[in-house]
Molecule: Bacterial RNase P class A
Organism: Gemmatimonadales bacterium
């Protein structure tokens, strides 16, 4: 110099001034207005993918059935998240990716291409035997599976013996499988012995194991509540209070206060509706749940880490048609342009996106932005 690979960090500058908006708590007159003070989006508030507080509904217990997750070990309130280990792949490396349990429990699949795709198969090969030919070679029933060739993937791979030509036929070594030490909490790795090639693949196909699961969501859920409509109840000429047991007295209030249908000579009884009171559900709408929390900051200490502990210190939006916004002055930063320079003069201060009951991951979107480790190439010294 040039290319990569992780990890952290910041989310756009500062100060005053004017308008203007949501929240709060003050002071003045006290319907209501005024005034001046605090405060007021995010790193992802997004997607709505998980895993929780929390509210309500529902429920004896078990199992099934359907979802999910599926190396280990630690974190954590929980998680399908994170942290640190094992193993496999991928990269020269720095590092990256893995749904990475079980394929002798069953079932099922395995395109194309190939002779044969799973207790196979013989296309071209090689072999020796029988015929045919002078020969080269061909035919015919065999043996074989080393080599070729097809395939993601050919029923172990490499070397030698070994034999007519092969073949785990036999050996050494790798795999592998099964016992058996050793390290390690564990996955798992190391070693020895041992068996004979006998067990392809796929489980993100069904299915076994193994483990975790109720629904529903702040429009949860809770108080207070009209006017109108509907629902109930009761007045409608009596009431109380004494004696005393259905019959009297006393006192208070009323003489109006309705219409309709039934029965009934009438008195007056029932019924229904207006009307009056009252009670209870609701709805509109107001409160409240609502923001102090598994909190934010700094410090020490314990772990490799994620994390924790104990000390200090801070309070930081809470709207409900839903508020943070506009200019303007100087000054920092950058970048352009004149200048030898001191300076000047222009221009930019973004993008993604915007909270609505809280948190703790994930994922997705953004910036010529800011720092650190590392790692490969090339040149010089």
């Nucleotide at each position: 110099g040039g290319g990569g690979u992780c990890g952290g960090g910041c989310g756009c500058g500062g100060u005053g001034g004017u308008c203007g908006c949501g929240g709060g708590a003050g002071c003045g007159g006290u319907u209501c207005c005024g005034c001046g003070c605090c405060u007021g989006a995010g790193g992802a508030a997004a997607g709505u993918c998980c895993g929780a507080g929390c509210u309500c509904c529902a429920a004896c217990g078990g199992g099934u059935a359907g979802a999910c997750u599926g190396c280990c070990a630690g974190g954590u309130a929980a998680c399908g998240c994170c942290u640190g280990g094992g193993c496999g792949c991928c990269g020269c490396g720095a590092g990256g990716c893995g749904a990475c349990g079980g394929a002798c429990a069953g079932g099922g699949c395995c395109a194309c291409a190939g002779a044969g795709a799973a207790c196979a198969g013989a296309c071209c090969g090689c072999c020796a035997c029988g015929c045919c030919g002078c020969a080269a070679g061909g035919c015919g029933g065999g043996g074989u599976a080393a080599g070729g060739g097809u395939g993601a993937a050919a029923c172990g791979g490499u070397g030698g013996g070994g034999u007519a030509a092969g073949a785990g036929c036999c050996c050494a070594c790798c795999g592998c499988g099964c016992c058996c030490c050793u390290g390690g909490c564990a996955a798992c790795a190391g070693g020895g012995g041992u068996g004979g090639c006998a067990c392809g693949g796929c489980a993100a196909c069904c299915c076994c194991c193994a483990g975790u699961c109720g629904g529903a969501g702040c429009a949860a859920g809770g108080c207070c509540g009209a006017a109108u409509a509907g629902g109930c109840g009761g007045c409608g000429a009596g009431g109380u209070g004494u004696g005393a047991c259905c019959c009297a007295c006393a006192c208070c209030g009323c003489c109006c206060a309705c219409g309709g249908c039934g029965c009934g000579c009438a008195a007056g009884c029932g019924c229904c509706g207006a009307g009056c009171c009252g009670c209870g559900g609701g709805u509109a709408g107001g409160c409240u749940g609502c923001u102090c929390g598994a909190g934010g900051u700094g410090g020490c200490c314990g772990g490799c880490g994620a994390c924790g502990g104990c000390c200090a210190u801070c309070c930081c939006a809470g709207a409900c048609g839903g508020a943070u916004g506009a200019c303007c002055a100087c000054c920092c930063g950058c970048c352009c342009g004149g200048g030898c320079g001191a300076c000047c003069g222009g221009g930019c201060g973004a993008a993604c996106a915007g909270a609505a009951c809280u948190c703790g991951g994930c994922u997705u979107a953004c910036g010529u932005c800011c720092c650190g480790a590392c790692c490969c190439c090339g040149u010089u010294c």